A computed fold for a 90-nucleotide RNA from a Candidatus Micrarchaeota archaeon, annotated as transfer RNA. The prediction has a mean pLDDT of 81. It was read from a public genome assembly. Taxonomically the source falls in Microcaldota (Archaea, Nanobdellati). Its Rfam family is "tRNA". By type it is a transfer RNA.
RNA sequence: GGGCUCGUAGCUCAGCUUGGCUAGAGCGUCUGACUUUUAACUCUUUUGAAGGAAAUCAGAAGGCCGUGGGUCCGAAUCCCACCGAGCCCG
Numbered sequence: 001g002g003g004c005u006c007g008u009a010g011c012u013c014a015g016c017u018u019g020g021c022u023a024g025a026g027c028g029u030c031u032g033a034c035u036u037u038u039a040a041c042u043c044u045u046u047u048g049a050a051g052g053a054a055a056u057c058a059g060a061a062g063g064c065c066g067u068g069g070g071u072c073c074g075a076a077u078c079c080c081a082c083c084g085a086g087c088c089c090g
Stems, first nucleotide, its partner, number of pairs: 001089007010027004020073001029060005035054004042049002066082005
């Protein structure tokens, strides 16, 4: 230098082939409920309360789909250029 694949939520990905609800899933995060358990500190005249933790369930937040442009009534999806990552060739 040339070719191919990829870039979507904090992470892992689906959706692209066949354009049509301006986008979903799991994990994670946060909130609530319930159950179990329960350290320090605090309160209480004693088996307690409060605080902390875990599991389960429910809910919520979080994206201008790598960047810019084009086509189109309409683009994550099609086209072009560029940026980044990986692989191959020279």